[in-house]
RNA sequence: GGGCCGGUAGCUUAAUUGGCAGAGCACUCCCUUCGCAUGGGAGAGGUUAGGAGUUCAAAUCUCCUCCGGUCCA
Numbered sequence: 001g002g003g004c005c006g007g008u009a010g011c012u013u014a015a016u017u018g019g020c021a022g023a024g025c026a027c028u029c030c031c032u033u034c035g036c037a038u039g040g041g042a043g044a045g046g047u048u049a050g051g052a053g054u055u056c057a058a059a060u061c062u063c064c065u066c067c068g069g070u071c072c073a
Stems, first nucleotide, its partner, number of pairs: 001072007010025004019056001027043005049065005
């Protein structure tokens, strides 16, 4: 330098043919307990790596850039 795969909440990740961005753990509060743990309930937390384009509508399609992995030179 080139090919391929990946980047979504603090962490691990889901999202069907483009159509409301969800789950588990963690965090906060409440119930349960003398107290803790367990269990139950509620809540908060996301420019979907960044930018541009297509579209009524983009995590998803196209282009560029950045980062990580892998292969070739």
Transfer RNA from a Pseudomonadota bacterium, 73 nucleotides, folded computationally. NCBI's taxonomy places the organism under Bacteria, Pseudomonadati, Pseudomonadota. Its Rfam family is "tRNA". By type it is a transfer RNA. Its mean pLDDT, the model's own confidence on a scale to 100, is 81.